A computed fold for a 72-nucleotide RNA from an Elusimicrobiota bacterium, annotated as transfer RNA. Model confidence (mean pLDDT): 83 of 100. Rfam family: tRNA. About the family: Transfer RNA (tRNA) molecules are approximately 80 nucleotides in length. It is annotated as a transfer RNA.
C1' cells in the first nucleotide's frame, strides 16, 4: 500500500432500525461481636470521531482515528 475483524458504563460483554441493558468493579443500605460471604438498593453511557440515508441510526452507507489478524 491492499483486504478482514473489532471500538458500546471503570472491565468483560450484549442490544430486529423503534425507550442502550447484563455480569463483576466501584458506592450505599440490611445482616453481624467484627471482617469477610450473603442479600437489597442507587448510581454510573455525546455507543471511537465527522457527515449522510432515514419519521427515527449502537445497527446501514462514505471518510478519517485506534486496536487485531492476513496479503504483497
Nucleotide at each position: 500500500u491492499c483486504c478482514c475483524c473489532g471500538g458500546u458504563a471503570g472491565c468483560u460483554c450484549a442490544a430486529u432500525g423503534g425507550c442502550g441493558g447484563a455480569g463483576c468493579a466501584g458506592a450505599g443500605a440490611g445482616c453481624u461481636g467484627u471482617u469477610a460471604a450473603c442479600u437489597c438498593u442507587a448510581a454510573g453511557g455525546u455507543u471511537g470521531c465527522u457527515g449522510g440515508u432515514u419519521c427515527g441510526a449502537g445497527c446501514c452507507c462514505a471518510g478519517c482515528c485506534c486496536g487485531g489478524g492476513g496479503a504483497g